Transfer RNA from an Elusimicrobiota bacterium, 74 nucleotides, folded computationally.

RNA sequence: GCGCCCAUAGUUCAACUGGACAGAACGUCGGGUUGCGGACCCGAAGCUUGCUGGUUCAAAUCCGGCUGGGCGCA
Numbered sequence: 001g002c003g004c005c006c007a008u009a010g011u012u013c014a015a016c017u018g019g020a021c022a023g024a025a026c027g028u029c030g031g032g033u034u035g036c037g038g039a040c041c042c043g044a045a046g047c048u049u050g051c052u053g054g055u056u057c058a059a060a061u062c063c064g065g066c067u068g069g070g071c072g073c074a
Stems, first nucleotide, its partner, number of pairs: 001073007010026004019057001028044005050066005
């Protein structure tokens, strides 16, 4: 330099062929239970979906550029 893949909550990951409020587990916070804690049970907060532009009635999803990471070729 060229090609391919990945980027979604604090962490690990879902999200079908573009479709209606973007979710789960763990963690965090509050409550219950307990002599106190752990475990267990109930509830809550938390993701402008890496950035930017485009297509569309509608984009996490499709397209372009950029950034970061990984793999391969040279």

Overview
The sequence is in RNAcentral, with records from ENA. The prediction has a mean pLDDT of 80. It matches the Rfam family "tRNA". It is annotated as a transfer RNA. Rfam describes the family as follows. Transfer RNA (tRNA) molecules are approximately 80 nucleotides in length. Its family is annotated with triplet codon-amino acid adaptor activity in the Gene Ontology. NCBI's taxonomy places the organism under Bacteria, Pseudomonadati, Elusimicrobiota.